[in-house]
RNA sequence: CCAGUGAGCCGGGUGGCCGCUCUCGCCCCCGGGCGAGGGAGGAAAGUCCGAACUCCGCAGGGCAGGGUGCCCGCUAACGGCGGGGCGUCGCGAGGCGACGGACAGUGCCACAGAGACAGACCGCCCCGGUCCACACCGGGGUAAGGGUGAAACGGUGCGGUAAGAGCGCACCGGCGCCGUGGUGACACGGCGGCCGGGCAAACCCCACCCGGAGCAAGGCCACGUAGGGGACCGCUCGAGGGCUGCCCGCCCGAUGGUCCCGGGUCGGCCGCUCGAGCCGCCGGGCAACCGGCGGCCCAGAUAGAUGGCCACCGGUCGCCGCAAGGCGACUACAGAAUUCGGCUUACAGGCUCACUGGUGAG
RNA sequence: GGGCCGCUAGCUCAACAGGUAGAGCAGCUGACUCUUAAUCAGCCGGUUCUGGGUUCGAGUCCCAGGCGGCUCA
Numbered sequence: 001c002c003a004g005u006g007a008g009c010c011g012g013g014u015g016g017c018c019g020c021u022c023u024c025g026c027c028c029c030c031g032g033g034c035g036a037g038g039g040a041g042g043a044a045a046g047u048c049c050g051a052a053c054u055c056c057g058c059a060g061g062g063c064a065g066g067g068u069g070c071c072c073g074c075u076a077a078c079g080g081c082g083g084g085g086c087g088u089c090g091c092g093a094g095g096c097g098a099c100g101g102a103c104a105g106u107g108c109c110a111c112a113g114a115g116a117c118a119g120a121c122c123g124c125c126c127c128g129g130u131c132c133a134c135a136c137c138g139g140g141g142u143a144a145g146g147g148u149g150a151a152a153c154g155g156u157g158c159g160g161u162a163a164g165a166g167c168g169c170a171c172c173g174g175c176g177c178c179g180u181g182g183u184g185a186c187a188c189g190g191c192g193g194c195c196g197g198g199c200a201a202a203c204c205c206c207a208c209c210c211g212g213a214g215c216a217a218g219g220c221c222a223c224g225u226a227g228g229g230g231a232c233c234g235c236u237c238g239a240g241g242g243c244u245g246c247c248c249g250c251c252c253g254a255u256g257g258u259c260c261c262g263g264g265u266c267g268g269c270c271g272c273u274c275g276a277g278c279c280g281c282c283g284g285g286c287a288a289c290c291g292g293c294g295g296c297c298c299a300g301a302u303a304g305a306u307g308g309c310c311a312c313c314g315g316u317c318g319c320c321g322c323a324a325g326g327c328g329a330c331u332a333c334a335g336a337a338u339u340c341g342g343c344u345u346a347c348a349g350g351c352u353c354a355c356u357g358g359u360g361a362g
Numbered sequence: 363g364g365g366c367c368g369c370u371a372g373c374u375c376a377a378c379a380g381g382u383a384g385a386g387c388a389g390c391u392g393a394c395u396c397u398u399a400a401u402c403a404g405c406c407g408g409u410u411c412u413g414g415g416u417u418c419g420a421g422u423c424c425c426a427g428g429c430g431g432c433u434c435a
Stems, first nucleotide, its partner, number of pairs: 001358010012313007020039009041333001045344002048342005053214004060248004065210005070084005085099001086097004100205002105203002107199003121146002123142008154172006173195002175192007218270004228261006240252004277296008314331007363434007372387004381418001389405005411427005
């Protein structure tokens, strides 16, 4: 220098004018004015997971249902993250992986093919018969070769055999047992011929986890009526109803008396933003992350504010020009609505760091 | 703002625990008819919303995205 890999970050700046919203302070005629300060994002998005919070008799049992799935950690939790193992792709830096179980059972494997839990079409070989022989017929053995298929029951070679076959042997692959190392996934070594498929993102089995709904949750205020609701006492018959998939089980419960409360829409208020918070330093850990100390306050709108215009400077691309430079176009994706931790998706362009391969020079 | 469904031919819909996508209407051609309609016969028409994965094989199973619809004060 070229080609690439992996992380992290930015994603316009300055000034002027006119506006919007929130908080605080002051002023007055209680509705405004003035001043000061704050005012979108890395994804605020998709709503795909996990939580906080709130309500529902979740906080009794069982069944059903859903999710996750190599190991060890991190975390409030997770399907997230970090490190490792194994497999696979890449020369490599590195990338990707729903990666438990197919001797618990059931099911499926279209077409082709003899045969897809089952077997022999063409072959090969032996025996018997017809026969001089070739050949044909019958019985049997075999699964090496041909052929079909996505897949044919370990692979290659040698021996062996009538022909063959883990039938025997060597190497390789798998499985099981033992030993060593490792917290573990697993790795390495030895022994045993133990060696007849695939699919679980088919039902299923195993292990672990999960009550449901969602801030339009939920609560409060104000005018007043009916229906109504709550507590206690009495009545003791249990109709009926409820427990947000079902069952068991449990609970409420007709009428009377006393006391108390006062529904919904519109509107207003709370929830509503100080929080698993942000920044810096130090320490532990390979890391995710954790701990300590110091500092900071950083949007809360409710039909929804965070904007518009102008000037200058930037950035990228195209054209012209030897060059300095000039002209033109573009300047992304998008935008809070209870709040966090993740994942995924969209994104003009740019920056930094580490590493790999190649080439050349010192 | 939250929750839940659905996308298959021009339209309305099918497709059995995955086996190579069909029906009706519409369109075109022919027959019948003097002609049209009706009827009969034949034909055309599909990236199964898009992309990726699992599998020998995906409309179907899984993941991500897009579009449309319903519902909750």
Predicted 3D model of RNase P RNA and transfer RNA as a complex of 435 nucleotides.
Rfam match: Bacterial RNase P class A. By type it is a ribozyme. Rfam links the family to the GO terms dimeric ribonuclease P complex, tRNA processing and ribonuclease P activity.
The prediction has a mean pLDDT of 77.